[in-house]
RNA sequence: AGGUCAUGGACGCCGAAUCCGCGACCCCGCGGAACCGGGGACCCACCUCCCCUGGGGUGAAUCAGCGCCCGCGCGCUGUAGGGCACUUCCUGGCCCGAACCCGUCAGCUAACCCGGUAGGCGGCACGGAAGCCGAG
Numbered sequence: 001a002g003g004u005c006a007u008g009g010a011c012g013c014c015g016a017a018u019c020c021g022c023g024a025c026c027c028c029g030c031g032g033a034a035c036c037g038g039g040g041a042c043c044c045a046c047c048u049c050c051c052c053u054g055g056g057g058u059g060a061a062u063c064a065g066c067g068c069c070c071g072c073g074c075g076c077u078g079u080a081g082g083g084c085a086c087u088u089c090c091u092g093g094c095c096c097g098a099a100c101c102c103g104u105c106a107g108c109u110a111a112c113c114c115g116g117u118a119g120g121c122g123g124c125a126c127g128g129a130a131g132c133c134g135a136g
Stems, first nucleotide, its partner, number of pairs: 011122004018033006034117006044107001054105001055102004063078006081096004086131005091125001
């Protein structure tokens, strides 16, 4: 000097998943704010087809091709779409493209009603332009 591992603090990323108060005491209970999601009128939309092979929701996570498989499923290549330190544009680069829930039922939807506030990560493109905020 570089690499790896562990611990602590700070900064930051995906995500709604943060903050405050009280009581506890080791991340627990209750409440509030904020953010997020669902149900739910008039009006509008649908009012067709099918015959269970349902339908619907959160989410960026949808769809297609090929191969394997009796099948359930699995693998590969793409892809709608999504993310990467204020926002947008440009130019590069790196990633994700899942998982789960409701239970035959739900269009939109004021009032109103009901829920969630988890989990997982990082050490860089300190790139160009414009805008804007803050500090000195």
A computed fold for a 136-nucleotide RNA from Planomonospora parontospora subsp. sphaerica, annotated as c-di-AMP riboswitch aptamer (ydaO/yuaA leader). Model confidence (mean pLDDT): 78 of 100. The source organism's lineage runs through Bacteria, Actinomycetota, Streptosporangiales, Streptosporangiaceae and Planomonospora parontospora. The sequence is in RNAcentral, with records from Rfam and Ribocentre. Of the family's consensus pairs, 92% are formed in the model.